c-di-GMP-I riboswitch aptamer from Roseateles sp. DAIF2, 96 nucleotides, folded computationally. The RNAcentral record of the sequence draws on Rfam.
RNA sequence: GUUCCAUCAGGGCACACCCGAACGAAAGUCGGGGUCGCAAAGCCUCCGGUCUACCAUCCACGCCUCGGCGCGGAUCACGAUAGCGGGGUUGCCAGA
Numbered sequence: 001g002u003u004c005c006a007u008c009a010g011g012g013c014a015c016a017c018c019c020g021a022a023c024g025a026a027a028g029u030c031g032g033g034g035u036c037g038c039a040a041a042g043c044c045u046c047c048g049g050u051c052u053a054c055c056a057u058c059c060a061c062g063c064c065u066c067g068g069c070g071c072g073g074a075u076c077a078c079g080a081u082a083g084c085g086g087g088g089u090u091g092c093c094a095g096a
Base pairs, nucleotide, nucleotide: 003096004095012038013037017033018032019031020030022029023028036083042089043088044087046086047085048084049081050080051079056075057074058073059072061070062069063068
């Protein structure tokens, strides 16, 4: 220097849940606590999955000044998830 690795030391992250007169239509995110777990649970939505559906389209119903409005349902990602999987990318210490 390269590769492998999670096993010494020191550390790192943080599920559920709780708090927030933080953001968002929601899914979810963010901050504080928490600690199920994680050797990339660092970073990136390129592929698949999953979640959500503001907007949009369609349908039913209601109202009405007949052009819209309200309400419910269906479809839809351009939203979310990197702690769903794959892929990409970077990488500390020790050991081999």